[in-house]
Molecule: transfer RNA
Organism: Thermoplasmata archaeon
RNA sequence: GGGCCCGUGGUCUAGUGGUUAUGAUGCGACUCUUACAAAGUCGAGAUCGUCGGUUCAAUUCCGGCCGGGCCCA
Numbered sequence: 001g002g003g004c005c006c007g008u009g010g011u012c013u014a015g016u017g018g019u020u021a022u023g024a025u026g027c028g029a030c031u032c033u034u035a036c037a038a039a040g041u042c043g044a045g046a047u048c049g050u051c052g053g054u055u056c057a058a059u060u061c062c063g064g065c066c067g068g069g070c071c072c073a
Stems, first nucleotide, its partner, number of pairs: 001072007010025003018056001027043005049065005
């Protein structure tokens, strides 16, 4: 330099045009316990990497850029 894939709560992830963006784990409160753990209930936490484009409507489709991974040279 060229090709391909990926980027979504702290972490791992589902969702691939329209409804309140899903779940696990972690965090906080409460219940339970002498207490802790486990279990249960509730809650906070995301401007979906970024900038544009298409569309009535974009996390989703297209392009640039940024970051990460793999392959080729």